[in-house]
Context: one part of a larger RNA
Molecule: small-subunit ribosomal RNA, 3' major domain
Organism: Plagiostomum koreni
RNA sequence: UGACGGAAGGGCACCACCAGAGGUGGAGCCUGUUGCUUAAUUUGACUCAACACGGGAAAUCUCACCCGGCCCGGACACUGAGAGGAUUGACAGAUUGAUAGCUCUUUCUUGAUUCGGUGGAUGGUGGUGCAUGGCCGUUCUUAGUUGGUGGAGUGAUUUGUCUGGUUAAUUCCGAUAACGAACGAGACUCUAGUCUGCUAAAUAGUAAGUCCGUACUUAGUUGCGGAUACUGACUUCUUAGAGAGACAAGCGGCAUUAAGUCGCACGAGAUUGAGCAAUAACAGGUCUGUGAUGCCCUUAGAUGUCCGGGGCCGCAAACGCGCUACAAUGGCGGUACCAGCGAGUAAUUUCCCAUACCGAAAGGUUUAGGAAACCUCAUGAAUUACCGUCGUGACAGGGAUCGUGGUUUGUAAUUAUCCCACGUGAACGAGGAAUCUCUAGUAAGUGCAGGUCAUCAGCUUGCGCUGAUUACGUCCCUGCCCUUUGUACA
Numbered sequence: 001u002g003a004c005g006g007a008a009g010g011g012c013a014c015c016a017c018c019a020g021a022g023g024u025g026g027a028g029c030c031u032g033u034u035g036c037u038u039a040a041u042u043u044g045a046c047u048c049a050a051c052a053c054g055g056g057a058a059a060u061c062u063c064a065c066c067c068g069g070c071c072c073g074g075a076c077a078c079u080g081a082g083a084g085g086a087u088u089g090a091c092a093g094a095u096u097g098a099u100a101g102c103u104c105u106u107u108c109u110u111g112a113u114u115c116g117g118u119g120g121a122u123g124g125u126g127g128u129g130c131a132u133g134g135c136c137g138u139u140c141u142u143a144g145u146u147g148g149u150g151g152a153g154u155g156a157u158u159u160g161u162c163u164g165g166u167u168a169a170u171u172c173c174g175a176u177a178a179c180g181a182a183c184g185a186g187a188c189u190c191u192a193g194u195c196u197g198c199u200a201a202a203u204a205g206u207a208a209g210u211c212c213g214u215a216c217u218u219a220g221u222u223g224c225g226g227a228u229a230c231u232g233a234c235u236u237c238u239u240a241g242a243g244a245g246a247c248a249a250g251c252g253g254c255a256u257u258a259a260g261u262c263g264c265a266c267g268a269g270a271u272u273g274a275g276c277a278a279u280a281a282c283a284g285g286u287c288u289g290u291g292a293u294g295c296c297c298u299u300a301g302a303u304g305u306c307c308g309g310g311g312c313c314g315c316a317a318a319c320g321c322g323c324u325a326c327a328a329u330g331g332c333g334g335u336a337c338c339a340g341c342g343a344g345u346a347a348u349u350u351c352c353c354a355u356a357c358c359g360a361a362a363g364g365u366u367u368a369g370g371a372a373a374c375c376u377c378a379u380g381a382a383u384u385a386c387c388g389u390c391g392u393g394a395c396a397g398g399g400a401u402c403g404u405g406g407u408u409u410g411u412a413a414u415u416a417u418c419c420c421a422c423g424u425g426a427a428c429g430a431g432g433a434a435u436c437u438c439u440a441g442u443a444a445g446u447g448c449a450g451g452u453c454a455u456c457a458g459c460u461u462g463c464g465c466u467g468a469u470u471a472c473g474u475c476c477c478u479g480c481c482c483u484u485u486g487u488a489c490a
Stems, first nucleotide, its partner, number of pairs: 001490002003487003007484007016474002020438005027324003031320004035315002043054002065310005071304001076119005086113001089108002092105003123298002126296003132292001134286003137282003144183003148179002150159003162174001164173002188275003194244002198241004204235003208231002210227006250264005326431001330390007343376002351370002354367001356365003397428001402423005444466008
């Protein structure tokens, strides 16, 4: 100087607690991991910082694993053989999963591309992440880190970087043997909220006028609906550029009348949410992201590569993330009414898919539109609201399991891709000890879109709709930071 203390004192955090909300842990199923099994069940990762993670939803491919079978994509050099032929390819039959001349029989074909040997390349999802780069994760979401000059000390080192107050903050005020600086924090970028002010818009609309249809009685200067080149106008709504806007600025408490903090008012906002993110590290993860890469291994009976089949899905059990539930604040059947993120076929049409018709449905046929503010699409979404019904019973709660039939995707669906219909109708009556997440448009509920995708979400990334309770604190538990102190540790 660190590290540690079941030492002391401050400060901080819903990866801590308190007050609560919702859970998980119990059930069924989905999925990851271990174990077991297996020809193989490829493999990495194991406290936070492995386990719905590898963007890992694997039917083939992927693919690395297992069982079989072809191929050379063995450059180049040297050497041998070799035009009296180095070698290549092949029908049929046998053989084979195979219409692999793979091999054998049989002969034809080809013509210096090759073939044998040696050296040496090349490839490898082979090994080593404890040889590495890069990237990521974590320590570590906190406030921390470092020179110069000066001071102290023989020196390592220390001061600066602080008693105190304050802040989300080593943020500031001040104190001061320090002064003046740098990185980080902040500023910044994106995003959300405001603008009746500017710029505009037949790919966005609005209110008018005109025309057409319709309803009422008060027959009108009324209401409703429809008119893509019917007509002007405009930009409130929509879109998006330039800008503006908030600074604790105003007032009042508290406070050295300092930094600041609390309340109020005015206001669209008086903490919107994210991104980025220092120094020093870890023998954290990745050689299975890479035509990044050292070394080792292998390299033709291949660990290269292709093809066929299987596996990664296997099931006494254990653990983790989830989905569905256990019902009446509900189920079922009608009716009503509202979103916001997205996305979409290119030079041969493989994508999004409207209308019409058929079908119980899944789906099919057909004619269109759209490389998109134009069409799908106002994505008329679901929780929700209203009206019926059910009446507390493993029941009309629940929907596992299994049977049969029908579509769809695909070369292929058996170990059932997904979907539909009918039937079947298991556990589950709110979950022990434990434990997780969370402070406002948040939790929870609810659906939608994207990713993956030929097909397939119980995953994930976003998006809106409905929308609480309880803190607005503390250091008791768990940890983190600073100061003081002790130490047998380095």